[in-house]
Context: one part of a larger RNA
RNA sequence: UUGGGCCUAAAGCGUUCGUAGCCGGUUUGAUAAGUCUUUGGUGAAAGCUUGUAGCUUAACUAUAAGAAUUGCUGGAGAUACUAUUAGACUUGAAGUCGGGAGAGGUUAGAGGUACUACCGGGGUAGGGGUGAAAUCCUAUAAUCCUGGGAGGACCACCUGUGGCGAAGGCGUCUAACUGGAACGAUCUUGACGGUGAGUAACGAAAGCCAGGGGCGCGAACCGGAUUAGAUACCCGGGUAGUCCUGGCCGUAAACGAUGUGGACUUGGUGUUGGAAUGGCUUUGAGUUGUUCCGGUGCCGAAGGGAAGCUGUUAAGUCCACCGCCUGGGAAGUACGGUCGCAAGACUGAAACUU
Numbered sequence: 001u002u003g004g005g006c007c008u009a010a011a012g013c014g015u016u017c018g019u020a021g022c023c024g025g026u027u028u029g030a031u032a033a034g035u036c037u038u039u040g041g042u043g044a045a046a047g048c049u050u051g052u053a054g055c056u057u058a059a060c061u062a063u064a065a066g067a068a069u070u071g072c073u074g075g076a077g078a079u080a081c082u083a084u085u086a087g088a089c090u091u092g093a094a095g096u097c098g099g100g101a102g103a104g105g106u107u108a109g110a111g112g113u114a115c116u117a118c119c120g121g122g123g124u125a126g127g128g129g130u131g132a133a134a135u136c137c138u139a140u141a142a143u144c145c146u147g148g149g150a151g152g153a154c155c156a157c158c159u160g161u162g163g164c165g166a167a168g169g170c171g172u173c174u175a176a177c178u179g180g181a182a183c184g185a186u187c188u189u190g191a192c193g194g195u196g197a198g199u200a201a202c203g204a205a206a207g208c209c210a211g212g213g214g215c216g217c218g219a220a221c222c223g224g225a226u227u228a229g230a231u232a233c234c235c236g237g238g239u240a241g242u243c244c245u246g247g248c249c250g251u252a253a254a255c256g257a258u259g260u261g262g263a264c265u266u267g268g269u270g271u272u273g274g275a276a277u278g279g280c281u282u283u284g285a286g287u288u289g290u291u292c293c294g295g296u297g298c299c300g301a302a303g304g305g306a307a308g309c310u311g312u313u314a315a316g317u318c319c320a321c322c323g324c325c326u327g328g329g330a331a332g333u334a335c336g337g338u339c340g341c342a343a344g345a346c347u348g349a350a351a352c353u354u
Base pairs, nucleotide, nucleotide: 003326004325005324006323007308008307012322014202015201016200021195022194023193025089026088027087028086029085030084031083033082034081035078036077037076038075039074040073041072042071048066049065050064051063052062053061054060092192093189094188095187096185097184098183104178105177106176107175108174109173110172111155112154115151116150118148119147120146121145122144126137127136163170164169207248208247209246210245211244212243216242217241221237222236223235224234259321260320261319262318263317264316267299268298269297270296271295272294273293274292275291276290277289278288279287280286303310304309327354328353329352336347337346338345339344
């Protein structure tokens, strides 16, 4: 609970597509369902208001008129708005064409240094590690130097509050296939749109199942130190895992802690993509300015805000639609249900307490 809110106090679903629903650009005609005007019926009585009357008055009662009953229903009319229908339009949306940008995605192939173990050669007593040490490795020759082939993971510099993607996320090179966005042309369609309950798809890391792989790192675990203790921080080892293929899980401080779309509201300064245009020019896909459009940062007018701050990428001023909140704890627990192999996820209370 017809209220007020949701960056940080409780509160924006992790993200997207999209069904129902809700909402919807400019313009002409028709209809008259909604809407508005008028009128008939109905809307019991009591009650309320005014007048009059009756109990000695009042309360009370009777009676006449009125008002109200904001409603339902029939007829007649109005046509701005909403709706329906028939047309038209181009600004929203989509398409077409053009040259560009990009770690967007999938698959395959190629490469690079480092690391580890192995083999050969050289070489000799230490190496490693730390605050200091020790565990540890090493005379079966280590560490170190050098040659070789092998393995798995990763992708330095470039790298940039740079780019791309709906989000998660994406970084060596090449190829194939493939998604999206921006700019320009103003050529085509002609409102085809916005949001979106439910649904569906995607969704880091960890975890799970099956099969591979396993260099390094490394939960658990085992040692060595430290310490009063040290189930830690530091050191030496090290299994799952991390990697690949197929399937599951569906959660994160999944964050801009800020839902999506649209309109409007002073500016300054970077950067990135595109377009137009002016200088300079060694004519190069060069260099340097200006303007416009799209992104991405910083600073800030007004305004907003409890303040921090925000501020054309709004948390300003408005519109449409969805989600969510309503003192703290108990509790994201119990119970039930759905999903899952499990872990658990989603939905989600109350008693009691304060």